This is a predicted structure of a 73-nucleotide RNA (transfer RNA) from Endomicrobium sp. The sequence was found in a public genome assembly. It matches the Rfam family "tRNA". It is annotated as a transfer RNA. About the family: Transfer RNA (tRNA) molecules are approximately 80 nucleotides in length. The organism belongs to Endomicrobium, within Bacteria.
RNA sequence: GGGGAUAUAGCUCAGUUGGAAGAGCGCCUGCUUUGCAAGUAGGAGGUCGUCGGUUCAAAUCCGUCUAUCUCCA
Numbered sequence: 001g002g003g004g005a006u007a008u009a010g011c012u013c014a015g016u017u018g019g020a021a022g023a024g025c026g027c028c029u030g031c032u033u034u035g036c037a038a039g040u041a042g043g044a045g046g047u048c049g050u051c052g053g054u055u056c057a058a059a060u061c062c063g064u065c066u067a068u069c070u071c072c073a
Stems, first nucleotide, its partner, number of pairs: 001072007010025004019056001027043005049065001051063003
């Protein structure tokens, strides 16, 4: 210098054919316990990496850039 992959909750990751976002762990609260842990019920937490485009509608399709990983030179 060129090619490819990935980017979604605090962490690890789903998300199918575009119809508007979820799980596990973690965190908070209640119950339970003398207390902690465990158990159980509930809750909070997301401008889906950036900026544009297409569309009635974009995490999803297209382009640009950034970061990480990887291959070639």